[in-house]
Parts: sequence; C1' cells; structure tokens
RNA sequence: GCCUGGGUAGUAUAGCCAGGACAAGUAUACUGGCCUUUCGAGCCAGUGACCCGGGUUCAAAUCCCGGCCCAGGCA
Repeated sequence: GCCUGGGUAGUAUAGCCAGGACAAGUAUACUGGCCUUUCGAGCCAGUGACCCGGGUUCAAAUCCCGGCCCAGGCA
C1' cells in the first nucleotide's frame, strides 16, 4: 500500500443485508423502592449509547462517499 471483518449506554451484545411507529432491544452495572432480623438472591422502577464529517431521502444505527481507530490476511 491492498483486501476482509469490526466500532452501538460504564461493560458485553442484537438490530444494518431489505430505511419508518416518542430514533433503539437484551444482559450486566449504577441509583431508588419492595421483600429479608441483616447481607445476598429475587421482584419493580429509573439512569445511560448508534466512531467522526458529508451526501441521498419526507425520514439514516441501517444506503452512498471520505476519514479515524481495532483485529486478521496479502504484498
């Protein structure tokens, strides 16, 4: 330099191919409550995210272009 895969809450991961419902699910974490003699476990509620810039579109995490970072491969 080229090719492939990836980047989404504090952490892990789904959704992307095939755009749509207040833009986002699950687990865990954190906070509060219930329960418990207490802790833990369990239950309920809340907090919190689409790598950056641009384009297409009524509408972009999703499609297109450029860039950055990570992993692997080729040279």